[in-house]
RNA sequence: ACUUUCCUUCGGGGUAGGGUGAAAUUCCCAACCGGCGGUAAUGCUUGAUUAUUUAAUCAACUAAGUCCGUGACCCGGGUGCUUAUCGCACACGGUGGAUCUGGUGAAAGACCAGAACCGACAGUAUAGUCUGGAUGGGAGAAGGAGUAA
Numbered sequence: 001a002c003u004u005u006c007c008u009u010c011g012g013g014g015u016a017g018g019g020u021g022a023a024a025u026u027c028c029c030a031a032c033c034g035g036c037g038g039u040a041a042u043g044c045u046u047g048a049u050u051a052u053u054u055a056a057u058c059a060a061c062u063a064a065g066u067c068c069g070u071g072a073c074c075c076g077g078g079u080g081c082u083u084a085u086c087g088c089a090c091a092c093g094g095u096g097g098a099u100c101u102g103g104u105g106a107a108a109g110a111c112c113a114g115a116a117c118c119g120a121c122a123g124u125a126u127a128g129u130c131u132g133g134a135u136g137g138g139a140g141a142a143g144g145a146g147u148a149a
Base pairs, nucleotide, nucleotide: 001147002146005145006144007143008142009141010140017029018028019027031129032128033119034118035070036069037068038067043061045060046059047058048057049056050055065117066116074094075093076092078090079089080088081087099115100114101113102112103111121132122131123130
């Protein structure tokens, strides 16, 4: 330093209060929540350089649920295991939700203000928040080994 490889650990939050009803944390009023990587006009941040100071430049770190990707969930064929179906495992492909207005400004999808919107499957009185598959999987994060110079 990280081209390839291995190991360990970590790796998701949320219905208060009320209404109707035989029954709802599922309906209605209202409340609450926001995985991971990237991007940066964010910042009483940090460092370096220049400068008399103000300040400037560069670098690092650093607030996006709805900007670009991506994971969980679901679907598909393939390969392997299985006598075979079923099933399981692996890689791959597909599907998969949502933002505007005003302000500032040279420029806003990330700033400020306001108003909106979105959220797998199964179960159950219709569920982003309950229970379950899940003591699972996982984008990835940190550390170590190793390798190379």
This is a predicted structure of a 149-nucleotide RNA (FMN riboswitch aptamer (RFN element)) from Guptibacillus algicola. Taxonomically the source falls in Guptibacillus (Bacteria, Bacillati, Bacillota, Bacilli). The prediction has a mean pLDDT of 76. The sequence was found by an Rfam model in a public genome assembly. Rfam family: FMN riboswitch aptamer (RFN element). From the family's description: The RFN element is a highly conserved domain that is found frequently in the 5'-untranslated regions of prokaryotic mRNAs that encode for flavin mononucleotide (FMN) biosynthesis and transport proteins.